[in-house]
Context: one part of a larger RNA
RNA sequence: GGAUGAACGCUGGCGGCGUGCCUAACACAUGCAAGUCGAGCGAUCUCUUCGGAGAGAGCGGCGGACGGGUGAGUAACGCGUGGGUAACCUGCCCUGUACACACGGAUAACAUACCGAAAGGUAUGCUAAUACGGGAUAACAUAUAAGAGUCGCAUGACUUUUAUAUCAAAGAUUUUUCGGUACAGGAUGGACCCGCGUCUGAUUAGCUUGUUGGCGGGGUAACGGCCCACCAAGGCGACGAUCAGUAGCCGACCUGAGAGACCGACCGGCCAGAUUGGGACUGAGACACGGCCCAGACUCCUACGGGAGGCAGCAGUGGGGAAUCUUGCGCAAUGGGGGGAACCCUGACGCAGCGACGCCGCGUGCGGGACGAAGGCCCUCGGGUCGUAAACCGCUUUCAGCAGGGAUGAGACAAGACGGUACCUGCAGAAGAAGCCCCGGCUAACUACGUGCCAGCAGCCGCGGUAAUACGUAGGGGGCGAGCGUUAUCC
Numbered sequence: 001g002g003a004u005g006a007a008c009g010c011u012g013g014c015g016g017c018g019u020g021c022c023u024a025a026c027a028c029a030u031g032c033a034a035g036u037c038g039a040g041c042g043a044u045c046u047c048u049u050c051g052g053a054g055a056g057a058g059c060g061g062c063g064g065a066c067g068g069g070u071g072a073g074u075a076a077c078g079c080g081u082g083g084g085u086a087a088c089c090u091g092c093c094c095u096g097u098a099c100a101c102a103c104g105g106a107u108a109a110c111a112u113a114c115c116g117a118a119a120g121g122u123a124u125g126c127u128a129a130u131a132c133g134g135g136a137u138a139a140c141a142u143a144u145a146a147g148a149g150u151c152g153c154a155u156g157a158c159u160u161u162u163a164u165a166u167c168a169a170a171g172a173u174u175u176u177u178c179g180g181u182a183c184a185g186g187a188u189g190g191a192c193c194c195g196c197g198u199c200u201g202a203u204u205a206g207c208u209u210g211u212u213g214g215c216g217g218g219g220u221a222a223c224g225g226c227c228c229a230c231c232a233a234g235g236c237g238a239c240g241a242u243c244a245g246u247a248g249c250c251g252a253c254c255u256g257a258g259a260g261a262c263c264g265a266c267c268g269g270c271c272a273g274a275u276u277g278g279g280a281c282u283g284a285g286a287c288a289c290g291g292c293c294c295a296g297a298c299u300c301c302u303a304c305g306g307g308a309g310g311c312a313g314c315a316g317u318g319g320g321g322a323a324u325c326u327u328g329c330g331c332a333a334u335g336g337g338g339g340g341a342a343c344c345c346u347g348a349c350g351c352a353g354c355g356a357c358g359c360c361g362c363g364u365g366c367g368g369g370a371c372g373a374a375g376g377c378c379c380u381c382g383g384g385u386c387g388u389a390a391a392c393c394g395c396u397u398u399c400a401g402c403a404g405g406g407a408u409g410a411g412a413c414a415a416g417a418c419g420g421u422a423c424c425u426g427c428a429g430a431a432g433a434a435g436c437c438c439c440g441g442c443u444a445a446c447u448a449c450g451u452g453c454c455a456g457c458a459g460c461c462g463c464g465g466u467a468a469u470a471c472g473u474a475g476g477g478g479g480c481g482a483g484c485g486u487u488a489u490c491c
C1' cells in the first nucleotide's frame, strides 16, 4: 500500500447494487416452511332450477430421498483430477415391440359395545377400489441343459439354435383423453473400483488377529473379510506406518510483476450430520431434518397408570459475545410437488423492512463582491492573518419536499406482491444536508498560552524537570471526506 462477513470511537444528507451469528452443532415460546388427486374407491354432509354442483374424514396413488439450513465430525477414494465397471441400479420422461382374459377373499371408513384423564386402543358386524390374492396367456425376459460362431487385458463378453421351467396387467372419463403390464433402447440421476494430488508433530517407531491371503458359502443392484465356517501366516512402516493435534474439500476469494503465501463468508459443485447413540421398515431411490422403533440427556402434560416434543427451514426469544436484521408482503414472475385440466401447495423464490457493513454514484450551491467590515488569533503596535471568506447583489434547483400523470416486468385469455414504486411534468426556495484525523523526524502541515519528568503523548526514534512546533487548549495549516480514525487478521 492492498484486502475484510469485521468490531470500537467521533460524525452522518440521498440513491443503486450487494451483504449481515465468524461466538454456544447452546436451549427454544408462537406462527408458518409438503402436499395434492373426487378423471382410482365406498360411505357421509351441504346446495339444487332435480339436470346437477360442491365439501371433505377414511382406503388408494404420486410426492414427502427434491428444494432450504448447518460445518459438528472427517487427514478419508472425503474432495480435486484422470480413468475403469467383461462387477452395477435408475421412479417420473422419450423411442420401439407385444399385451391387458376370467375370477376370488378381505379391510379401513361406518355402526354397536367397551377400556383410558389424555395420547390412543379393543371386540363384533357391514362395504368398495387403479388396495390385496391366486389362476390363464406370454417373450428377443430369467434360470437350467446341450450345440455353433465372433471377440477380448484375465476372470470372460456378445450373437445365435433347441428343449424345459418360472413370472404380467387396471381401470377411469365430459368419448376424447389419461392411465396399466412385459421387454428392448435412450436420456437423466446414482453406486462401486483404481492412478495421481491433498496440513503439522519423530519430544509419537513400531502398528495389525477379520488382521493379510486362500477355499466354500451368505448378503448386496453389484465387486469385495462386507459378513461367516475352515485353512495358511501373513499385511503395513524412515518413500514416515501407528499415534497425537488441526481441518469439511473444490471452483474460487485476497495479495503479489511472477513464483509463491494466505484463505474457503456470499454464489456454484461434491461430502457429511439433523437433540446424543443405535436400528431397521417402506420405497426406483433413505438407513430418511419437519417418517418409524429402542436407549440416553433435557423440556412439557398427567387423574401418577401413562403420554408429548426436537428451528444446523423462515421470522422470532433467551443465552454466549466486541459483534450480525423483520415474529413483513406475494405466489405476479422463475422453479418445484400433485392434478387430464381448472387449480391447490410452495418462509424455494420474487420483493419490501432494518444496519454507512462494503462498493459505486450524487448533493450540501454557482457567479459577482473591499487597499479588505465586525470579531477571533498573532504582533517588533507599524501591522499581519482567518479572507472573497462573510454581509450584500444576481443566478440556478440535482437530491430531499409538495402536487399531477404513471409503467416495462404478462411470450394466447385472465392474473402485478413490488407499487401509486421507478420514471415524466409542474411548484417553492439557497432553501433541509460536514465531519474526522493529523501538523518533532519518518510524513504534507506552526504559532500563542497553560503545564513544569507533573498532567500526559507514543507505530519506531523518542517528547515533558519554566520560553515544549512532540502534553492540554486556541488561532492557523495539512490530509481524506459521508465518512474519518483506531484495533484485529492476511499478502
Stems, first nucleotide, its partner, number of pairs: 001491004006487005013362006019355002021320001026318003030315003035062003040059002044055004070272002078198008088190002093186007101135001103133002110125006141166011171178002199245003206236003211233004216228003248270004255260001275296005298309004326352001328351003334348001335346004365395004375386004399432001401427005409418001435480005440461003446475005456463002
Predicted 3D model of a 491-nucleotide part of an RNA (small-subunit ribosomal RNA, 5' domain) from an uncultured bacterium. The full RNA is in RNAcentral, with records from ENA and SILVA. Rfam family: Bacterial small subunit ribosomal RNA. Its mean pLDDT, the model's own confidence on a scale to 100, is 88.